RNA sequence: CUCCGAAAAAGGUAAACCUCACCGAAAGGGAGGGGCACAAAAUCAACGGGUCCUGUAAGGGACGGCCGGAUUGCCGGA
Numbered sequence: 001c002u003c004c005g006a007a008a009a010a011g012g013u014a015a016a017c018c019u020c021a022c023c024g025a026a027a028g029g030g031a032g033g034g035g036c037a038c039a040a041a042a043u044c045a046a047c048g049g050g051u052c053c054u055g056u057a058a059g060g061g062a063c064g065g066c067c068g069g070a071u072u073g074c075c076g077g078a
Base pairs, nucleotide, nucleotide: 002078003077004076005075012038013037017033018032019031020030022029023028036065042071043070044069047068048067049066050063051062052061053060054059
């Protein structure tokens, strides 16, 4: 550097659902509980596609746990 893996060690994230006297017009986000899962379920929406909200449209917005891509990265093995 490339590939493989998630058994072990050390740890991490957190779907559905519930709560809020948090933010937003909405999609959705935040906090607490919860734990389906995840080896990138880390970051990027000013990389592309897709989906969703809004809008007559042009456009504006949301999602990285929809896919590809880019960047960075823990442990073990070859």